This is a predicted structure of a 102-nucleotide RNA (Purine riboswitch aptamer) from an uncultured Mycoplasmatota bacterium. The model forms 100% of the base pairs in the Rfam consensus. The coordinates come from a structure-prediction model, not an experiment, and the mean pLDDT is 77.
[in-house]
RNA sequence: UAAAUACAAGUAGGUUAGUAUCAUAUAAGGCUAAUAAUACGGUUUAGCUGUCUCUACCCUUUCGCCGUAAAUGAAAGGACUAUGAUACCUGCAAAUCUCCUG
Numbered sequence: 001u002a003a004a005u006a007c008a009a010g011u012a013g014g015u016u017a018g019u020a021u022c023a024u025a026u027a028a029g030g031c032u033a034a035u036a037a038u039a040c041g042g043u044u045u046a047g048c049u050g051u052c053u054c055u056a057c058c059c060u061u062u063c064g065c066c067g068u069a070a071a072u073g074a075a076a077g078g079a080c081u082a083u084g085a086u087a088c089c090u091g092c093a094a095a096u097c098u099c100c101u102g
Stems, first nucleotide, its partner, number of pairs: 018088008026056001029049006041066002050057001058078007
């Protein structure tokens, strides 16, 4: 789709969910107390703090530094979570990968 109700279908829009990207938050940080090692080491635990914010607060690597002591420093890369925005039509082209055929 004259209006209402019910059903169905189509179109358009909206909402929700999911995914991706971007943005914001937080620096995947800071502080304190304890705890454990010692150049083949430099750990672990708890609390506080940090967000108009729930959760999380670790991993790997590299370079220093500490001459045996109690103290570590810097850098690089990698997420999750919260919220917001955009996209998730059709077609074409390119690249890569896979499969099939010759």
It matches the Rfam family "Purine riboswitch aptamer". Its Rfam clan is "Purine riboswitches". A reference for the family is Mandal et al. (2003), "Riboswitches Control Fundamental Biochemical Pathways in Bacillus subtilis and Other Bacteria", Cell.